Molecule: Glycine riboswitch aptamer
Organism: uncultured bacterium
RNA sequence: UGAUUCAAUGCGGGAGAGCGCUGAUCAUUGCCGCCGAAGGAGCAAGGCCCCACCAAACUCUCAGGCACAAGGACCGCAUUGAAAAG
Numbered sequence: 001u002g003a004u005u006c007a008a009u010g011c012g013g014g015a016g017a018g019c020g021c022u023g024a025u026c027a028u029u030g031c032c033g034c035c036g037a038a039g040g041a042g043c044a045a046g047g048c049c050c051c052a053c054c055a056a057a058c059u060c061u062c063a064g065g066c067a068c069a070a071g072g073a074c075c076g077c078a079u080u081g082a083a084a085a086g
Base pairs, nucleotide, nucleotide: 001086004083005082006081007080008079009078010077011076012075013074018032020031021030033066034065035064039062040060041059042058046054047053
């Protein structure tokens, strides 16, 4: 000097499923029905001293969500910090 990797922040994009009934109107309550892409859990291919353990956008729905808003895995760009082949 530095491809790249990780983390945080900002901006942009971002699905699914009842504006269900009740409750004083919204919201927390209760009842029923549904969704999976916060989080969580379970395993598969696989990794591994092939045991244990780790492990997905798969599975389960504990949590969360089902008009708007908020949130939202993931993707792109930028900034900051750390590591770093060459």